[in-house]
RNA sequence: AAUUUAGCGGAGAGUUUGAUCCUGGCUCAGGAUGAACGCUGGCGGCGUGCCUAAUACAUGCAAGUCGAACGGAGAUUGUAGCAAUACAUUCUUAGUGGCGAACGGGUGAGUAACGCGUUGGUGACCUGCCCCGAAGUGUGGGAUAACAGCCCGAAAGGGUUGCUAAUACCGCAUGUGGUUUUUCGGAUUAGAUGCCGGAUUUCUAAAGGAGAAAUUCGCUUCGGGAGGGGCCUGCGUCCCAUCAGCUAGUUGGUAGGGUAAAAGCCUACCAAGGCGAUGACGGGUAGGGGACCUGAGAGGGUGACCCCCCACAAUGGAACUGAAACACGGUCCAUACACCUACGGGUGGCAGCAGUAGGGAAUAUUGGUUAAUGGGCGAAAGCCUGAACCAGCAACGCCGCGUGUGCGAUGACGGCCUUCGGGUUGUAAAGCACUUUUUGAGGGGAUGAGGAAGGACAGUACCCUCAGAAUAAGUCUCGGCUAACUACGUGCCAGCAGCCGCGGUAACACGUAGGAGACUAGCGUUAUUCGGAUUUACUGGGCGUAAAGCGCGUGCAGGCGGUUCGGUUAGUUGGAUGUGAAAGCUCCUGGCUUAACUGGGAGAGGUCGUUCAAUACUGCCGGACUUGAGAGUGGUAGAGGGAGAUGGAAUUCCGGGUGUAGUGGUAAAAUGCGUAGAUAUCCGGAAGAACACCAGUGGCGAAAGCGGUCUCCUGGACCAUUUCUGACGCUCAGACGCGAAAGCUAGGGGAGCGAACGGGAUUAGAGACCCCGGUAGUCCUAGCUGUAAACGAUGUAGACUUGGCGUUGGAGGGGUUAAAUCCUUCAGUGCCGAAGCAAACGCGAUAAGUCUACCGCCUGGGGACUACGGCCGCAAGGUUAAAACUCAAAGGAAUUGACGGGGCCCCGCACAAGCAGCGGAGCGUGUGGUUUAAUUCGAUGAUACACGAAGAACCUUACCAGGGUUUGACAUGCUAGUGGUAGGGAUCCGAAAGGUGACCGACCCCUCGGGGAGCUAGCACAGGUGCUGCAUGGCUGUCGUCAGCUCGUGUCGUGAGAUGUUCGGUUAAGUCCGCUAACGAGCGCAACCCUUGCUGUGUGUUACAUGUGUCACACGGGACUGCCGGUCUUAAACCGGAGGAAGGUGGGGAUGACGUCAAGUCAGCAUGGCCUUUAUGUCCUGGGCUACACACACGCUACAAUGGCCGGUACAAUAGGUUGCGAAGCCGCGAGGCGGAGCCAAUCCUCAAAGCCGGCCUCAGUUCAGAUUGCAGGCUGCAACCCGCCUGCAUGAAGAUGGAGUUGCUAGUAACCGCAGGUCAGCUAUACUGCGGUGAAUACGUUCCCGGGGCUUGUACACACCGCCCGUCACGUCAUGGGAGCUGGUAACACCUGAAGCCGGUAGCUUAACCCGCAAGGGAGGGCGCCGUCGAGGGUGGGGCUGGUGACUGGGACGAAGUCGUAACAAGGUAGGUGUACCGGAAGGUGCGCCUGGAUCACCUCCUUU
Repeated sequence: AAUUUAGCGGAGAGUUUGAUCCUGGCUCAGGAUGAACGCUGGCGGCGUGCCUAAUACAUGCAAGUCGAACGGAGAUUGUAGCAAUACAUUCUUAGUGGCGAACGGGUGAGUAACGCGUUGGUGACCUGCCCCGAAGUGUGGGAUAACAGCCCGAAAGGGUUGCUAAUACCGCAUGUGGUUUUUCGGAUUAGAUGCCGGAUUUCUAAAGGAGAAAUUCGCUUCGGGAGGGGCCUGCGUCCCAUCAGCUAGUUGGUAGGGUAAAAGCCUACCAAGGCGAUGACGGGUAGGGGACCUGAGAGGGUGACCCCCCACAAUGGAACUGAAACACGGUCCAUACACCUACGGGUGGCAGCAGUAGGGAAUAUUGGUUAAUGGGCGAAAGCCUGAACCAGCAACGCCGCGUGUGCGAUGACGGCCUUCGGGUUGUAAAGCACUUUUUGAGGGGAUGAGGAAGGACAGUACCCUCAGAAUAAGUCUCGGCUAACUACGUGCCAGCAGCCGCGGUAACACGUAGGAGACUAGCGUUAUUCGGAUUUACUGGGCGUAAAGCGCGUGCAGGCGGUUCGGUUAGUUGGAUGUGAAAGCUCCUGGCUUAACUGGGAGAGGUCGUUCAAUACUGCCGGACUUGAGAGUGGUAGAGGGAGAUGGAAUUCCGGGUGUAGUGGUAAAAUGCGUAGAUAUCCGGAAGAACACCAGUGGCGAAAGCGGUCUCCUGGACCAUUUCUGACGCUCAGACGCGAAAGCUAGGGGAGCGAACGGGAUUAGAGACCCCGGUAGUCCUAGCUGUAAACGAUGUAGACUUGGCGUUGGAGGGGUUAAAUCCUUCAGUGCCGAAGCAAACGCGAUAAGUCUACCGCCUGGGGACUACGGCCGCAAGGUUAAAACUCAAAGGAAUUGACGGGGCCCCGCACAAGCAGCGGAGCGUGUGGUUUAAUUCGAUGAUACACGAAGAACCUUACCAGGGUUUGACAUGCUAGUGGUAGGGAUCCGAAAGGUGACCGACCCCUCGGGGAGCUAGCACAGGUGCUGCAUGGCUGUCGUCAGCUCGUGUCGUGAGAUGUUCGGUUAAGUCCGCUAACGAGCGCAACCCUUGCUGUGUGUUACAUGUGUCACACGGGACUGCCGGUCUUAAACCGGAGGAAGGUGGGGAUGACGUCAAGUCAGCAUGGCCUUUAUGUCCUGGGCUACACACACGCUACAAUGGCCGGUACAAUAGGUUGCGAAGCCGCGAGGCGGAGCCAAUCCUCAAAGCCGGCCUCAGUUCAGAUUGCAGGCUGCAACCCGCCUGCAUGAAGAUGGAGUUGCUAGUAACCGCAGGUCAGCUAUACUGCGGUGAAUACGUUCCCGGGGCUUGUACACACCGCCCGUCACGUCAUGGGAGCUGGUAACACCUGAAGCCGGUAGCUUAACCCGCAAGGGAGGGCGCCGUCGAGGGUGGGGCUGGUGACUGGGACGAAGUCGUAACAAGGUAGGUGUACCGGAAGGUGCGCCUGGAUCACCUCCUUU
């Protein structure tokens, strides 16, 4: 290096956007638990069970035992005795005495510590009981409890006198031994005073019991062992630096004391040390470990049960006893609490087992047994043991089992859904056959007991027999994530929700039901924790713009460090070895029927110790080197810094001259200045500040920053040389220094500019923008401040990695008279680009590439560049820097749109140029408003308003009042009835509808029974112009007849997307051409269609001049930039011309892309859902839709002479007609009437009017205009009162060309003129739809208004500018800062006081053992008392730290609609931002300096391509 085998082994999703990529947070799916809560609940096994109040505890039990240590006492039995009694025996045991009580059991308050873990040390130590070994156990003495008497006390207890024993206590002897003094020697060791051996000397032991005895159990001294413990030690062991300095027994020494033992452990004296950014000191929290949970691991979290260690025992202190305690069930004291009491005084300590109260979301029996295991005592029997073993309660956990199995389709009933066909529940049930785990009953019945008996558990496990499918299923979910869907109810309500989010009348998201999914004696929820989260990144992240590079430098500590040789072996690597308790974990294997559980074996587990070896790398020591670094020498450039001197231009001011009415300023003005002479202009003077041109992405500096000229002082850089030193280096927490502008202090100075301030404008306001003034300031000196978009938003240093083009400063070459161009190279400074990087934008040798070293910084948005605290400052303020609370986002880059008071290009009766109007008047019509019983409803910017309505007197009609009616005015089905039935209908009532009803009176089929139709009654149902156009279909309007909208494949981009469709031309056009990473295609454009203009052919109802075409129809031709010239890219195309009826789309129409406006219409129609059903249906009469102070819209008629009136006269085209058009003729002034020819239409109805000719009127409210009103008539109709039209006569209003504003139109058009039609009985038509007649003016042009298209740019918009969005104020809620204070907690300090107790002292009192003494007595020693040191606690005091609360007050967050403005996003309408200062209701404004994270235009330079 390769191959093979085995084992282990890391999953994501939702949510920011219109969409995308990234950053980034939030949330979910998994596991776990000493759990709790909700619903539910059959059995067994094994475990587990106060996490909160180390809160308080009633009651019982949890440590006793030994008579073989001792004297009594009581009882039993026996012997002797008459008896008392004595002796012996057995049993019991209050006391003395011994051992135990320091174990076992509980808890986790304290403790951040040698407490724990791990590794060593003890040459500084102890050790009862146990084991081994050596030696001994002699002789004396005095007391005391029990007991008895007396006394005190309520009790608990106590006092006193007297008696007595011991394995209790004491003296003496002996001394194997040990110990003390002095001393000699030896070994080991890092080191010997302590170890070993010897000599000398001092001191120093003991207890007996049982037994017939043997003997045995003890006792004393010493040596050793085992096990146990004390002390020391390296390393490891939470958070806060908003805790940075701490320390007087403190650090060390000497001496003494003290301990089993080292030591300031304690005391005195001496010295002044000791600890600390490798975190001392302080604060907070916490028992530590084995282990447990999770995780791929590294880690993170935890410390229940079991094991080890520690600490504690109501709180605090203290010692005694003892081998060991400063002692859970001992003592003393203090304190708090509780209890008893005769009020004097006493008693108590469940964090032992049960149990109670309390707290709490929450945690069990006042059980059994010493049978087993273990412990204490005893020679033993044995006693004790809430340790332990068992049982009880609890689905609290893990594991196992069951609630049946097989067959069974008409796919039953019922439920639910349904498109009514069916589907589903569902082989599910019923039914048939079978089984008995479990359950119940009955019978047998263990192991656990090692040699006999002895079992709490337990008549349990287990076995056998019988009975019978019998005794046994729930919980959660079903919008996405996330497996599982329908119906009904509800209607932003009720509610759900882990996140996104559901609910406002069709909810798969709420509630219920059916169904489905998941798990299963459980299932969900909540809480906590790990994971997912590479979201603190060691493994394994980042910092140009998303959060993040300190403003810049110097530099100590620290970290890192060039080449080479030698040494060492600390790090490092390998081997061996010790240890890493057991349990646990992994693997193997065994025992319970299996599993959980459990036994055995092996392995794993440490930053540990010892030892051997290796020596590459790092370290350390020594030597050498020159390339890093520095120095020398020779040159060079420069707004580098400081000080001094000096110069000219300009502004202002002052003096003088000339000169006269304005000047100045602005978009326009005004304030201001000026006849007291300004501005302008000339001369002279003064003063301050700044240095035009040169000047340049040029230079210098660490950055801030630096610009007239000269002189002095001074720092750094670069180039050349390779002369010297020889790694002297890089980075840098803290520290120190520098640091724009504004600002502060003191003193100067002050020309211009200019916060504040004053005035003038603008404006709704204007605390602003504009203008006129103007103080601080700007300048200098000395100090302070220490911040900026202090930016390249890019830390410093070094190395490496294709290129091109500029420019500055050198050096070398080449070249030249000298230069320049040129080549190479070093140092700077720019642009474009390769690889690579990057989310993209972009960066790209000046890296944001590839690496190395070191420092700084970030971890969702807001709160918050904030509060509190600390430090600094004269102040302003700076620096360091949180939390509560709140949101599910905040953000970066890029994309597509939309928008811009952005840019460019283009188009349109868009403007302009014109013509005619509207807006003024009267009238008509529509709408709003108002009114009304009703004035039905809809449309309502453009895109409603002579619109639906192509025609409201009744009808229509939907509205109102009143009167009727209820299977209905209308449809279908079923059932029953009906022959004088259906239908007609006189009379009467009634406003009508309707009611009554004499009388008349049917149809079809037939099997002759009847059936159909009709009618009546009933049931289903009909009906609704009732609601929702925001549930819909269809249709329509608008942008817009604008030229656009897309797709396939390919290519580019991570992607949204882009390209194509952009660009250069051109067009009416995304029309065409050219170019081109695009090539093609579709819907639109155009063309095809209709009509019109010219013409040919054919035909000929009608017309007429009778054979014609000027007419009609049908089919053809014709126009295509085809031809010529020019321009242009040899293009497309445009311009001009010819020909032609027509020329560049010939004119007009139909035709409306993808889409937008939740546009309009449920009242045209259709339709889901909802509502209504003796009414919101339906019928009828009458009324209303026609109202009338007013406002608007669309029109008509006018205001007159281009006219009006009268007379004469000429020329159309559409279109309609049998309930119809209606001629001639006659009547009427006329409307009209009579009349009825003709016409189902080129045949008839059917006559145009402006115009033309002639006349009158003569500028006036008229011979203009015709409203209004009166009278008289006509027509239609059942009916003209509300409410029709027309005619005649009479009346004769406003109006004399219309303010601001606004509409249409580019040629057969506008304007003017009439004609016809639809609707329709009639008409309100002046409307609408068509038709022809007469027939203009103007377009320079695209600056501007409006709308649209394309490209580009900015954006914080995407509901898309009618967008978004900021701040004050007002109201409500919440958390929080300050706050006169008030009130707790806590650790210390100073002083006072001081219990118990140890220690020390002692003159008072007292005292059996030993000594002296015959004795009395004395001595030694002891006790009590007293004194002293220490000392818990208490008191007083001033401070520290940390909580609670507090009138008032500050800002903050959130809230559906509040108020004021409009600051920001587009050039956001004054570009924005920023540090600072001042000002202002508020956003904010202004000054000074800085930034681009500014749009637009122009210029300069550079780059790229050719």